Annotation
The RNA shown here (transfer RNA) has 73 nucleotides and comes from a Planctomycetota bacterium. The prediction has a mean pLDDT of 83. Rfam family: tRNA.

RNA sequence: GGGCGGGUAGCUCAGCUGGGAGAGCACCGGCCUUACAAGCCGGGGGUCACAGGUUCGAGCCCUGUUCCGCCUA
Numbered sequence: 001g002g003g004c005g006g007g008u009a010g011c012u013c014a015g016c017u018g019g020g021a022g023a024g025c026a027c028c029g030g031c032c033u034u035a036c037a038a039g040c041c042g043g044g045g046g047u048c049a050c051a052g053g054u055u056c057g058a059g060c061c062c063u064g065u066u067c068c069g070c071c072u073a
Base pairs, nucleotide, nucleotide: 001072002071003070004069005068006067007066010025011024012023013022019056027043028042029041030040031039049065050064051063052062053061
C1' cells in the first nucleotide's frame, strides 16, 4: 500500500427488513437488616467515531476521513 471486521451509556455488548435508542454490570435513591453484603423496587446517564450525501424519516444505505484488530504484499 491492498483486503476484511469493528468504533452505540462509565465497562461489555445487542439493535432484525430504514420509523420506539436498549440490555447486563457499574452508579444513585428506596425497601429489607441492629448494621453490612446479598436480594427486591425505582431512577439518572447517549454528538450511535467525525464530516458530507440519499430519504418524509438514518445507529442501519452511499462517499470521504480517523482510530483499533486481523490477513496480505

It was read from a public genome assembly.